[in-house]
RNA sequence: AGAGUUUGAUCAUGGCUCAGAUUGAACGCUGGCGGCAGGCCUAAUACAUGCAAGUCGAACGGUAACAUGGAAGUAGCAAUACUUUUGAUGACGAGUGGCGGACGGGUGAGUAAUAUUUGGGAAUCUACCUAUCAGAGGGGGAUAGCAACUGGAAACGGUUGAUAAGACCGCGUACGCUCUGAGGAGGAAAGUAAUGGGAUCGCAAGACCAUUAGCUGAUAGAUGAGCCCAAACGGGAUUAGCUAGUAGGCGGGGUAAGAGCCCACCUAGGCGACGAUCUCUAGCUGGUUUUAGCGGAUGAUCAGCCACAUUGGAACUGAGACACGGUCCAAACUCCUACGGGAGGCAGCAGUAGGGAAUAUUGCACAAUGGAGGGAACUCUGAUGCAGCCAUGCCGCGUGUGUGAAGAAGGCCUUCGGGUUGUAAAGCACUUUAGUUUUCGAGAAAGGGUGCUGUUCUAAUAGGGCAGUAUUCAGAUGUUAGAAAAAGAAUAAGUACCGGCAAACUCCGUGCCAGCAGCCGCGGUAAUACGGAGGGUACGAGCGUUAAUCGGAAUGACUGGGCGUAAAGGGCACGUAGGUGGAUAGAUAAGUCACAAGUGAAAUACCCGGGCUUAACCUGGGAUUGGCUCGUGAAACUGUUUAACUAGAGUACGGUAGAGGGGAGUAGAAUUCCAAGUGUAGCGGUGAAAUGCGUAGAUAUUGGGAAGAACAUCGGUGGCGAAGGCGACUUGCUGGCCAGUAACUGACGCUGAGGUGCGAAAGCCAGGGUAGCAAACGGGAUUAGAUACCCCGGUAGUCCUGGCCGUAAACGAUGAAUGCUAGGUGUGCGUGCAGAGAUGCAGGUGUGCCGCAGUUAACGCGAUAAGCAUUCCGCCUGGGGAGUACGGUCGCAAGAUUGAAACUCAAAGGAAUUGACGGGGGCCCGCACAAGCGGUGGAGCACGUGGUUUAAUUCGAUGCAAACCGAAGAACCUUACCUGGGUUUGACAUGUAAGUGGUAGGAGCUGGAAACAGUGACGAAUCUGCCGCAAGGUAGAUAGCUUACACAGGUGCUGCAUGGCUGUCGUCAGCUCGUGUCGUGAGAUGUUGGGUUAAGUCCCGCAACGAGCGCAACCCCUGCGGCUAGUUGCCAUCAAUACGGUUGGGCACUCUAGCAGGACUGCCAUCGACAAGAUGGAGGAAGGUGGGGACGACGUCAAGUCAUCAUGGCCCUUAUGUCCAGGGCGACACACGUGCUACAAUGGGCGGUACAGAGGGAAGCGAGACAGUGAUGUUGAGCGGAUCCCGAAAAGCCGUUCUCAGUUCGGAUUGAAGUCUGCAAUUCGACUUCAUGAAGCUGGAAUCGCUAGUAAUCGCAGAUCAGCCAAGCUGCGGUGAAUCCGUUCCCGGGCCUUGUACACACCGCCCGUCACACCACCCGAGCCGGGUGUACCCGAAGCCGGUGGCCUAACCGCAAGGAAGGAGCCGUCGAAGGUGUGUCUGGUGAGGGGGGUGAAGUCGUAACAAGGUAGCCGUA
Repeated sequence: AGAGUUUGAUCAUGGCUCAGAUUGAACGCUGGCGGCAGGCCUAAUACAUGCAAGUCGAACGGUAACAUGGAAGUAGCAAUACUUUUGAUGACGAGUGGCGGACGGGUGAGUAAUAUUUGGGAAUCUACCUAUCAGAGGGGGAUAGCAACUGGAAACGGUUGAUAAGACCGCGUACGCUCUGAGGAGGAAAGUAAUGGGAUCGCAAGACCAUUAGCUGAUAGAUGAGCCCAAACGGGAUUAGCUAGUAGGCGGGGUAAGAGCCCACCUAGGCGACGAUCUCUAGCUGGUUUUAGCGGAUGAUCAGCCACAUUGGAACUGAGACACGGUCCAAACUCCUACGGGAGGCAGCAGUAGGGAAUAUUGCACAAUGGAGGGAACUCUGAUGCAGCCAUGCCGCGUGUGUGAAGAAGGCCUUCGGGUUGUAAAGCACUUUAGUUUUCGAGAAAGGGUGCUGUUCUAAUAGGGCAGUAUUCAGAUGUUAGAAAAAGAAUAAGUACCGGCAAACUCCGUGCCAGCAGCCGCGGUAAUACGGAGGGUACGAGCGUUAAUCGGAAUGACUGGGCGUAAAGGGCACGUAGGUGGAUAGAUAAGUCACAAGUGAAAUACCCGGGCUUAACCUGGGAUUGGCUCGUGAAACUGUUUAACUAGAGUACGGUAGAGGGGAGUAGAAUUCCAAGUGUAGCGGUGAAAUGCGUAGAUAUUGGGAAGAACAUCGGUGGCGAAGGCGACUUGCUGGCCAGUAACUGACGCUGAGGUGCGAAAGCCAGGGUAGCAAACGGGAUUAGAUACCCCGGUAGUCCUGGCCGUAAACGAUGAAUGCUAGGUGUGCGUGCAGAGAUGCAGGUGUGCCGCAGUUAACGCGAUAAGCAUUCCGCCUGGGGAGUACGGUCGCAAGAUUGAAACUCAAAGGAAUUGACGGGGGCCCGCACAAGCGGUGGAGCACGUGGUUUAAUUCGAUGCAAACCGAAGAACCUUACCUGGGUUUGACAUGUAAGUGGUAGGAGCUGGAAACAGUGACGAAUCUGCCGCAAGGUAGAUAGCUUACACAGGUGCUGCAUGGCUGUCGUCAGCUCGUGUCGUGAGAUGUUGGGUUAAGUCCCGCAACGAGCGCAACCCCUGCGGCUAGUUGCCAUCAAUACGGUUGGGCACUCUAGCAGGACUGCCAUCGACAAGAUGGAGGAAGGUGGGGACGACGUCAAGUCAUCAUGGCCCUUAUGUCCAGGGCGACACACGUGCUACAAUGGGCGGUACAGAGGGAAGCGAGACAGUGAUGUUGAGCGGAUCCCGAAAAGCCGUUCUCAGUUCGGAUUGAAGUCUGCAAUUCGACUUCAUGAAGCUGGAAUCGCUAGUAAUCGCAGAUCAGCCAAGCUGCGGUGAAUCCGUUCCCGGGCCUUGUACACACCGCCCGUCACACCACCCGAGCCGGGUGUACCCGAAGCCGGUGGCCUAACCGCAAGGAAGGAGCCGUCGAAGGUGUGUCUGGUGAGGGGGGUGAAGUCGUAACAAGGUAGCCGUA
């Protein structure tokens, strides 16, 4: 720091997704140790049990328990034991009293401000603590405990009788205290303990004095607390108005204290678009997390503040509470109960249940730190210190180290060679951190008690404080940290991923299944994407996943975005608030700037250090803390204010142009209608028709009349207006612009949220009007249908007046204003200058076009900006859902405006590019049409195919481009198919091992359909060594055979895994490249343009210049002549002759087959651009590529072929291999294709007669002769061929017959008899003869071939082949036409251009209803909850107020009584509760509604091309 994903590709827009960091986490797999941290985020749900706040005997009366001492008694001499007693002592239960239970600890429900944060302020209190001043005199009456009696189950009481105090109450005294009318008035206290003490007093206890701690009043401080102000601190306007103690005043009350805090009266205010009120959500902060930063998110642990303590209310006590472990009341819940009544509050620490994805021990200790009480010892302390559990996080360490190639074994892969795991292991040599065992062992301890010494307060040697010293007491953690020793590699590695993003690849399995997936997307038989394995990558005691936050995201843009077409300029103007504003001078100092001061808690983060072996962690110092406040200063800019200016703005004056607006009046043309005239049969309308009108007289035509609406020509990217919009003429009224003058005002300006007005068409209301046009509607057509397009009619409406509506693709898809920034050229309207004038020049304001710079994603814009800047407003933030729902406002309604969410998709959209396509355009070509000739489609037959059938009818080919195709030849074979029978190393190949001389082979015989299975006379071969004279023997090897094993074999599958070959577009003229240039880029240019050609053929032009594959040419055949050559060819001349080039001879000719030539628009004329070329002509055998062939660019169709061959993978292996016999490929209701033969006289039959070319021939062609009607047979010359044979060419020509008919046409079919091939002719061959003699009389819709030696027609040959189903195919020659005006149309193709929503490319894309399933939502008679407002009822506790009567110790009074107090009662307020009525919100709901998503459903075809009626917007 970016990346993936929209497209065939591109750029830009835009969303979605990923890589990073983080967490109080959870889940999955795994798990060695330690340190430091953290640990109910959910039910502020309910809680068993234990503990969490007590302490003081130096305040008090005392003595229940324990202990000590004393006394008495019993046992006993005593010690001792026991019993009783004694507050005498240590102490102490309960009680009175004091202090503390307002701290500490928990939680975050409530609270959007009585909170918090920062900074200020004045009208306050403050126990304990500190300092200072002063005081502490003298009395009194009670009461608990206790005792007696007594109620109750209990909780808890009641009555009577005693008693104490630092408890309580007067009196006295008192200040710098309080009040005050300024004279006065009022207001305190407590004593106790320890120790010491000279005098004095007292019988004594003691009094008394001193010290310490305590008490009272006052002042000050410190600490803590209360109150007020400002700013900051969430969302919603689909919450816009709220408020009655409300805002203020006066006077009271009240409080510690200011205040409507409360009350009486008076005034009518106060708050609010700078967001009041209402509603939803939420504890706030230091901080935490992320970020480059600005920001965003968050508020666990630690720290500060606040709030709360089952829910709600209330006060009491107190320095402090409206009180977590206090009180009272109400409510819910739980528990106890004797049913009468009581008790309780873990959001303290543990713990339990429940909830939940999820969060720990009913631990130890007060040793340390801190707190409460106490004089102290000390007691209490779930605060705290520690430990336990948990990988929850951060940090550290370890699971060994070195060496070790035979690169072991095993695994995996393999091209079978090897590679990899891999120095990894083993082996060898070492080490011992951590862990285990044993031993040792700091620091955390500072202090307290006691004794002594010194010092200080003191009268003091008492006592207290401080310092020193001796001694003693005290460690939960803890088997601490740490150290030493021993043994021993011993006890310790996983998780995720490996298609791209994104580091890491192979095999097997699976076969759109199972599954994966963060996005794009993988999986349909060769998956690097699923599952497993091997290998690899990453991190590592962890690793992944999920959830969440920030980042990336400049994707809400302050830093730092946009709005012509991508989302986005309000329809237009006026104008309020607000924002903003020309030039000069002075003043001021709010903003701004500088300096200084205060604050900004600590912790955190940063820098420099320090301590734990390091780190995390802990810790010292520093810097920082954007901010707020206060003071002083500066004065440029902004603000405020004063004065003055004229360039902005406005006024004035006299002018110009104009469909600017509105009123009144007037004219002509046309349409329709009315009444007439003339006139007669049609008119009208369409693609064609019909409906319609017309003999009751239309249409047409003539003149006359009526009515309404609109204003031709002029008329123009001309004018005016803010926009909508405005068009005949005349005339009143009226708005604005413009140029000129420079007289006046003196910044008066710009913009403009709300607001107000205007606002096309359609539509609505009321009243008129209505000629034409015309929704709806009726009819006629079209059509599969046609609720449309077309036609005939026709009502609202269109018009006028008045009132609504308020929207349009209201568009320049471009807000308003101001300034600046090259030009050129039109046009509208003014002005000035010059000129005699024509006219020229200058400058202004509108409106167009082109264009530089600049800008833009591109297209484009370009002084009328979409350029460069400023000001203000409006609007946008992925597509769909949706401009929908709900709510509000407006409207008579239609509806308008404001305006979501759930859910769903990974795109939707813009501009441009290349293609493809168009019932778009232009140019051009082709037997493409047209013009012709002949066919097919009808018949019969043949062949092929589909279908059907079958045991099998083997397989493939399927629009053109399958269908007489593979097959140039299925009776067996072929043959792949079926049935049946055999066989298993095999019919065929290679290798290894073993065996085998009577071995291999094998006549014959047996069974059998054959294959095969048996039997089997006969019967081998090669090489070498050794022995042998030799014959031969022996051993080994080769070959063969047998056996076993590797393997063979497969026309089994996949042509969508492939090679090769082929078809097709198409012999169409195209397809590309290098360099350069243009473009951000895809791409373009070249290759387009003007001509021309069969041709991207050539010429010219041109930001292109060249080149390649194609075209053409080179190659073959053919057409002309020449040269060479002359057998088997030929024969002009000569000779011979059996008259046959037969022979001699010759090579002239034909021919044969080799060579060279010839044609190039070369020549002439014309046209053309002086070109390319075209047209005509000459010459020539041939003329403009002479004719034909071979030759097929880049590519397309996943075209065809695994059955020619080759080949990957898969499959079969006593079978899907192989052998054999028979059958099948030949079936037959039918359909299609290709052919043959015909339907006849341009013909058939018969007779005669003529002329080819090219081929083939040895298991062959076969002359001739003979036989047969014939197919053919017998015999057989010649010939491996320019020699012989096939071999007769046929149409043609000559003659004759038939005479238009199912025939003397046609030949199918069938019968009989034969011939030939072959092992074999039945299924299933061809041919011959005789007989038979079917359909068919020229073929519907439709469709095919062909442009010259062509079509048509005629025969000949060959391949394959024993024969042949060949009427096929491939060649060959004979005879031999017609037509082409032309390119409108059909088909195919090429180039250019245009549109596109197509790119699998129109056989494309795509819309809506309906049907089915699922999902979320809206409405809905209602029903059930929750919140909240309001009115009323009831009214607990309690404070406050009142109070006749009742009760009462302290004070007064001789007394009566008083003062004062209390209970009770009454009243105001008042929680919960109740009733009624609003409002907000949640759940549920029969039924209804649209929306979204789904597999190949139904109906049509609306849009995209002129989408076949251009499309779209508003409205009905």

This is a predicted structure of a 1516-nucleotide RNA (small-subunit ribosomal RNA) from an uncultured rumen bacterium. It matches the Rfam family "Bacterial small subunit ribosomal RNA".